[in-house]
Context: one part of a larger RNA
RNA sequence: UUGGGUUUAAAGGGAGCGCAGGCGGAUUUGCAAGUCAGCCGUGAAAAUCUGUGGCUCAACCACAGUCGUGCGGUUGAAACUGCAUGUCUUGAGACAGCGCAGCGGCACUGGAAUUCGUGGUGUAGCGGUGAAAUGCUUAGAUAUCACGAAGAACUCCGAUCGCGAAGGCAGGUGCCGGGAGCUGUUCUGACGCUGAGGCUCGAAAGUGCGGGUAUCAAACAGGAUUAGAUACCCUGGUAGUCCGCACCGUAAACGAUGGAUACUCGCGGUAUGGCCGUACGGUUAUGUCGUUACCCGAAAGGUUUAAGUAUCCCACCUGGGGAGUACGCCGGCAACGGUGAAACUC
Numbered sequence: 001u002u003g004g005g006u007u008u009a010a011a012g013g014g015a016g017c018g019c020a021g022g023c024g025g026a027u028u029u030g031c032a033a034g035u036c037a038g039c040c041g042u043g044a045a046a047a048u049c050u051g052u053g054g055c056u057c058a059a060c061c062a063c064a065g066u067c068g069u070g071c072g073g074u075u076g077a078a079a080c081u082g083c084a085u086g087u088c089u090u091g092a093g094a095c096a097g098c099g100c101a102g103c104g105g106c107a108c109u110g111g112a113a114u115u116c117g118u119g120g121u122g123u124a125g126c127g128g129u130g131a132a133a134u135g136c137u138u139a140g141a142u143a144u145c146a147c148g149a150a151g152a153a154c155u156c157c158g159a160u161c162g163c164g165a166a167g168g169c170a171g172g173u174g175c176c177g178g179g180a181g182c183u184g185u186u187c188u189g190a191c192g193c194u195g196a197g198g199c200u201c202g203a204a205a206g207u208g209c210g211g212g213u214a215u216c217a218a219a220c221a222g223g224a225u226u227a228g229a230u231a232c233c234c235u236g237g238u239a240g241u242c243c244g245c246a247c248c249g250u251a252a253a254c255g256a257u258g259g260a261u262a263c264u265c266g267c268g269g270u271a272u273g274g275c276c277g278u279a280c281g282g283u284u285a286u287g288u289c290g291u292u293a294c295c296c297g298a299a300a301g302g303u304u305u306a307a308g309u310a311u312c313c314c315a316c317c318u319g320g321g322g323a324g325u326a327c328g329c330c331g332g333c334a335a336c337g338g339u340g341a342a343a344c345u346c
Stems, first nucleotide, its partner, number of pairs: 004317003007300002012314001014201004021194003025088003029084003033081002035077008049065006091191001092188003095184004100179001103177007110154001114150008125136002162169002206247006216240001220236004258313006266291011295302002319346003328339004
């Protein structure tokens, strides 16, 4: 490389947009690049293969034929691919109407709880644990009432639910932005799919600058436990947790399942629309679950949201360790990230 694979054995890029490239709906006519056919030239000889012959046979040798899968030229064919041309509407998009969402950004705003402050009541404990102690408290704590301040998170609704490309998204209101869905079938007329590089987004932690700091809490301190206890438990507590701007670019970034299209039995639930019909249901589209036939699978299982049947494009795998390491290069303020071996060993 071919072949075979990628839910769990090695293997789907964290996600999207998209240049090049690859692939691409129905139909008309033309061209003849690919494709197919005939002929011509070339394709050295020897060798190989077939036949015949010569050395007594064979090896060996001679002659004839075939072969030489290719390349070039020429004449034709026109189904398929391609190119050009005209047309079409089912793919794709646009338009109109309808409702939908915890999709994003910004601003404003609400109550409960927590901690703190001030004042009142009140008195000896509180707190914490397996049990304790550290800690707080007669300078009046804990408890309780009133008032005030601050920051962070949003109980119930809430779901087997919804939205988003993924990460993710939940108190309420407004403004701005984006989105899918359904219905109509009015318009464009293949405008499509995928996508190496590239660009953008990307939880938490971490980083820089500025703010904020109620709670919780790495580090740290103390108290316990213990043989020890650099832990688990307790009392404290700083970064951080929050906001703005800028980096970082990784996760069991998981459905451990790339994207797109078509096709392939059923039953039941649910979310949002449409249609029919009297209640109650029926039907249809899109999503989301449970169960299951065929089929697939090593099995577990998957099963119209496929891991089934097929096509197209991308990514990735090739025994374990060494190792996601070393070196080099690229990126980053750094932390580190990306790319990514070998010796050796089993």
Small-subunit ribosomal RNA, central domain from an uncultured rumen bacterium, 346 nucleotides, folded computationally. Its mean pLDDT, the model's own confidence on a scale to 100, is 87. It matches the Rfam family "Bacterial small subunit ribosomal RNA".